Description: The RNA shown here (transfer RNA) has 73 nucleotides and comes from a Nitrososphaerales archaeon. Its mean pLDDT, the model's own confidence on a scale to 100, is 82. Its Rfam family is "tRNA". Rfam classes the family as a transfer RNA. Rfam links the family to the GO term triplet codon-amino acid adaptor activity.

[in-house]
RNA sequence: GGGCUGGUAGUUCAGUGGUAGUAACGCUCGCCUCGCACGCGAGAGGUCAGGGGUUCAAAUCCCCUCCAGUCCA
Numbered sequence: 001g002g003g004c005u006g007g008u009a010g011u012u013c014a015g016u017g018g019u020a021g022u023a024a025c026g027c028u029c030g031c032c033u034c035g036c037a038c039g040c041g042a043g044a045g046g047u048c049a050g051g052g053g054u055u056c057a058a059a060u061c062c063c064c065u066c067c068a069g070u071c072c073a
């Protein structure tokens, strides 16, 4: 330099045109306990990497850029 895959909650990810997830772990509060852990219940937490385009409607489709991984040279 070129090809491919990926970027969504604090972390790991699901969702691939029609209300952002009821996912797991973590965090906060409550219950439980002598106390802690476990368990149960509730809650907070998102510029869907950035910009542009298509569409009635875009996290999702198209283009450019950035970042990460991987392969080739």
Base pairs, nucleotide, nucleotide: 001072002071003070004069005068006067007066010025011024012023013021018056027043028042029041030040031039049065050064051063052062053061